[in-house]
Description: Large-subunit ribosomal RNA, domain II from a Methanobacteriota archaeon, 714 nucleotides, folded computationally. Taxonomically the source falls in Methanobacteriota (Archaea, Methanobacteriati). It matches the Rfam family "Archaeal large subunit ribosomal RNA". Its Rfam clan is "LSU clan". The coordinates come from a structure-prediction model, not an experiment, and the mean pLDDT is 82. It was read from a public genome assembly.

Context: one part of a larger RNA
Order: sequence, then structure tokens, then C1' cells
RNA sequence: UCCGUGGAGUUCCUAUUAUUGGCGAGGUUAAGUACGCAGGUACGAAGCCGUAGGGAAACCGAUAGCCCGCAGCGCAAGCGAGGGGCAAGGUGCGCUCGCCUGGAGUCAAUAGUUGGAUACCCGAAGCCGGUCGAUCUAUGCCUGGGCAGGGUGAAGCCUUUCGGAAGAAGGGUGGAGGCCCGAACCAGUACUGAUGUGCAAAUCGUUUGGAUGACCUGGGUAUAGGGGCGAAAGACCAAUCUAGACCGGUAAUAGCUGGUUCCUCUCGAAACUGCUCGCAGGCAGACCUCAGCAGAGACGGGGCAUGCGGUAGAGCACUGAUUGCGUGUUUAGGGUGCGAAAGUACUCGGCAUGCUGUCAAACUCCGAAUGUGUGUCCGUUGUAGAAGCUGGGCAGUGAGGGCAUCGGGGUAAGCUUGAUGUCCAUAAGGAAAACAAACCAGACCAAAGUUAAGGUCCCUAAGUAAUAGCUAAGUGUUAAAGAACAAAUAGUGUUUAACAGCAUAGACAGCUGGAAGGUUGGCUUAGAGGCAGCCAUCCUUUAAAGAGUUCGUAACAGAUCACCAGUCAAGUUCUUGAGCCUAGAAAAUGGACGGGACUAAGUUGUUCACCGAUACUUUGGGCCACCGAAAGGUGAUGCGGUAGAGAGGCGUCGUGCGCGGGUGGAAGUGGGGCCGUGAGGUCCUGUGGACCGCGUUCGAAUGAUAAUCAUGGA
Repeated sequence: UCCGUGGAGUUCCUAUUAUUGGCGAGGUUAAGUACGCAGGUACGAAGCCGUAGGGAAACCGAUAGCCCGCAGCGCAAGCGAGGGGCAAGGUGCGCUCGCCUGGAGUCAAUAGUUGGAUACCCGAAGCCGGUCGAUCUAUGCCUGGGCAGGGUGAAGCCUUUCGGAAGAAGGGUGGAGGCCCGAACCAGUACUGAUGUGCAAAUCGUUUGGAUGACCUGGGUAUAGGGGCGAAAGACCAAUCUAGACCGGUAAUAGCUGGUUCCUCUCGAAACUGCUCGCAGGCAGACCUCAGCAGAGACGGGGCAUGCGGUAGAGCACUGAUUGCGUGUUUAGGGUGCGAAAGUACUCGGCAUGCUGUCAAACUCCGAAUGUGUGUCCGUUGUAGAAGCUGGGCAGUGAGGGCAUCGGGGUAAGCUUGAUGUCCAUAAGGAAAACAAACCAGACCAAAGUUAAGGUCCCUAAGUAAUAGCUAAGUGUUAAAGAACAAAUAGUGUUUAACAGCAUAGACAGCUGGAAGGUUGGCUUAGAGGCAGCCAUCCUUUAAAGAGUUCGUAACAGAUCACCAGUCAAGUUCUUGAGCCUAGAAAAUGGACGGGACUAAGUUGUUCACCGAUACUUUGGGCCACCGAAAGGUGAUGCGGUAGAGAGGCGUCGUGCGCGGGUGGAAGUGGGGCCGUGAGGUCCUGUGGACCGCGUUCGAAUGAUAAUCAUGGA
């Protein structure tokens, strides 16, 4: 991992609701007794519920009087069960008020649910009690055992020398030490080596510490669980220790995780508000569903009319902020000049004001769209029962998320927090290569056709369609979300729009020629002659020519330009925009327009075809709701669905009654056919070799692909 079998809302009590049944102002027995083989039958009013309530209590103690009115009846008027509104009554001080009153309950069965019990099943760590452990290990005690070899050389003793002595020094002898080196033995430092489904639930290798001692060790013995023992690490107490193990209390508890078994039909959520030692949970409301009551209106859409409002925008009239200039005034302040000072003048400011240019969620002289109240008309819906009501049953939910628009926070975020709408959640289908939410569109079943979004060169259904442009960058072939999309900026790439200038009296570009004189302007300077620098920048001759545009010289010279003429020949120049394109443009394996590929199969307009979905249409069928005796009909806008509510069924095991099958082959089992929307049913055939089924009643230890499920097997 697979297969077989097992495996989870049960039972009792209690409360309450619905349905069915019995009896009914009553209903019913319990324990028990008797009888019976037994299921059970009969007896058994003790008790319980109801028949009266109100009041804390003492205590007191209750309706057929009026009106409206659904169904129904009636020719009509009207009557009018049930229902509603008054009135009356009981009680409590009591017509400010509360509760109650015009008789319906009770006993069972079935189903739903609350509470208590193990309470749908599995799952803790824990708490408490009793018992067993010191063959591991910690420490003590008793009694034994072990420690190769080498080194150092304490005291004491002997001796020599010195000394007056105390004593000192030398030589020997001696053999001390929690002394030194190093095996056994004990330990376990480093490699953070090997190993790490190991040789091993702590080992192996090399290296390392102690090795006559607070040493190591055998046997015996003592200490026991809130206790021991501890040279103290919360260490150790049998692979278990911040409180051992085992058994029991015990199915502890778990607001937490996982699992929870057949089918079909109808409806169908919530992730919000409040409270909560509340935030992974509950309770109440909102939202779902089923049932009942009641009896005529209801509404989310559209038009018109009439109100409400202060947002978007805009504006500066108020409140504040704010650019430049002017005016006035020194009412804060600073600086400078003059003056001995007082002071005065100028200036930077301050304040006020005029013009000018701006800003605002907590500004408004203004002011929409959308929104919203009321009325009316249209529309939709309702006696085939709407709106409404129920202190009727029963839920789930109370972690939400995306997008669009409008806000708050944040540099921002697939960020966070709100509002409105929508979708996902709980929604399949088509399209976006793939892709919860963006686009199209809400799937009862089958078939055919037509379209939507999106597409039509090939992969791949449909145009290598038409027409007018643009792009040369493989730009692009990507609606957004979106995910590297890309920006400011630049471009004599190219297309295009508009204004303006010049131009056959010849423009622009090119070529040829000229570009002069006063003068080397003055100053400066070694020099300064158009061209280092400063000042000025005139006049003349002219077709035109600057007291000179750029090179150049030490300074001149020289070259060139402005400007003019000639030649040529028809457009040319500047500015501001727009489209496509280019640069700007950097990420880690090689690489993506989905791919191939494409110069359109890119891109911008216009046009016509076609393809394309569970959409729409048509035909047939099924189901649901309603009408109907049925046949049949209605549903413009019935039948997607998680949590969940409701309804009806299938199968398994047993039971009573009824009816059947079987050695001429039961159950089970392999294979196949048919029927049913489905759970399933049935038939044929092989195997098998003795029981089995149908209808109906009742009753369940009643349905498994899942629980790191249990157990057995492969």
C1' cells in the first nucleotide's frame, strides 16, 4: 500500500411540541395479587394531571351583555360557527395598572428536540489511592580482593669536616609522598572522526585524565515515592524521574484535532449586531426551514408632481493657509548712515488695505448627478390565501474572501480597517494557454437549430475576407486583474495637423567672385594692427562689407564668416502639437507571443460573412406547486447548491399472520441480459449441495473508500 471482517446519535428518566388512537369534565393506574407453559389477561384509586384564579400572606373568589366580521347559508336584506373589538366579572389597596374568567383534558404509541446520566466514537498531559521495586544506579555499614616497570629521594640513623657551644656543611644509609613517568584497572578530553534502518536504544578508532589513593572492585546488608540518596548536575532510585513502575478511581475532563456508513425529491443560509474572565467558545437578535393562525391587501420596477439635503465640482463672500507688486502706518523687532545725545533718513520686516496668483475632512457666496419622504398613474403580485402574527417545532452561522466605487491608516504591499454593490464561499458550462472571484452565462433529461463573450494561417471549429491608413522596430501578435508592467526625458526614424517667415522682382542648399577706405579706433602693453583685456562702436566708397563670427601670428601676415553679386532652378525655413517607432531598459539552469510561425497572421478605422456554451428557440420526456372526479391544464420570471430544515423511499437481521419455491437442485458464488431517476430488483448460465423467499404487522447491536481507526491476511 491492498484485501476480508469489525467500527461511531444508543438506552433509561425528565420536560416540551407535532401526528395518530382510546376515553372525555374527566383521564390513568403504580407497587402488588390472582390466573396462564408463555406472550399476557383480570383485579388493584394509593398517587399524578385536569376541572379557578388572584395575593408575600391572612384571605377572598369569576360572563352568554353589545358591536364588527372570514368561511358558510340566503334571491336579497341579512344571519353568521371559529375569529376580532368593547363591556362586565374575580383578585391584588386597584378602571393610571398587573394576572385571570364564556369548560378540554388525560393516557398511550410514533417522530423531533431540551436537561441528567459515559450520552455520537477514538484521543491527553494530569489528580488521588493501594501495591511492587536499591540484581541498574546514589550513599552508608560488614567482610574479602587488586594495583607491571621506571624515576625523585623527606624524616631518622652512621660518618667526615668546621665550631667554644647551639649547630652547620659534605658523603653514605634510609625509603616518605591525596610526589613524577607509565601498563593492568578506572575514566571519557579532543577529532565536535567513524557509525547514525548501527556491532551497539550510547558502540568503534586515534588522542587524552587518574593510576598507593577522597583509589578500583566481588559478596552481603540498609535507606522507598512528596519519600530515599545526592563532593549538588534537579543528578540517580531497573533503557522510566522538576516526583518511579504497576493496578485501581476511570469510559477523569478536553470550548481542541480526527472520524461519523443507503437513495431520491422541495426549499436553502451565515461569516453581521449586542452581552460575555469574552476573542478557537457560548447566549440573544438578524438571516434558513417546517407547521399553524388569520382574512385583503402587498411591492424592491417605471412616469409625473411636490418636498428634504450640502457630497462631487467649483469658489474665496466668512474661518484659516498662501505668491508677487503697490499704498498707508510705526502699533513688535533687527540692521546701516549722520549726530555728543535727543533724534532723523534709508532698509529688512510687522500690521492694515488695493490689485494679482493659489489651497482646505473638521472653510462656503454657490452647487449637481445619484439618493430619499409623500401623493397619483402605470406595472408586478394576491381569496388557487398576499402582507402580517405565533412566549409554535427545528437549525446552521457568529475565523470569510475577491472585484468596482467612495473613505480612514500606511512609503508601500497578494497590507490593514470601514461603507455600498456584486461574485466566490455554496456555481457547473464557454472564453482568458493553464488560473475561487475579472468577461459571457445560472446546468431536470435527450435531440436539433441560433447566438453571447471570445474568435476565424497551422496545432484548432470558423475569412490566408473586403476597404483606407500607419509601423521596419520581429515593435508587435498580452482588455484589465497580472505577476516586469515600464517612466521622466531625448530623437534631422517616419506619417500627420496648425500658426508664421522667405520665394520666378529667383528663395533654401551648393558652386564662382567680392568682402573695401579713414584705421594699426582710443586705452593698456615689450607688442595688442578686427580677433589677451578695458572703453567707445562712428564716418566714407558702395551691389555689399562688423571698428568684426571662428581658426591663426611673438605682433603683423594668412584662412574663414556675417553681408553682396553671379550661376542654378522650385520650393524652403522656424515654432507648437498628434500617431506609430527608437533610445532610456540590469539577475541569477536555456526559454518563451500557449507553440509553430507571421512583415501581417502587427496596429488604427470602416464593412460583410462564419465559428462558438449546459445561454436562447423548437420537439419529446420526467419531477415539483396549484386547479380538476378523470382526461387534461396553468407556472411571463418552477426544478445549480455547501452548512442546514422538510418529505418520500431502497436494502439487511429477526418476529406474528397469510401465501409460496426447493435433490427434476435452496442459500452462497463466477459470468452475462433486462427493468427502475436512484438506493436496488429480476432473468439466464456455470459452480454449489440444503435450505430459501413473497405480502403484511411489529421490532432493531441495520447500510463504511477514509478516524497516523482495530484485527487477520497478502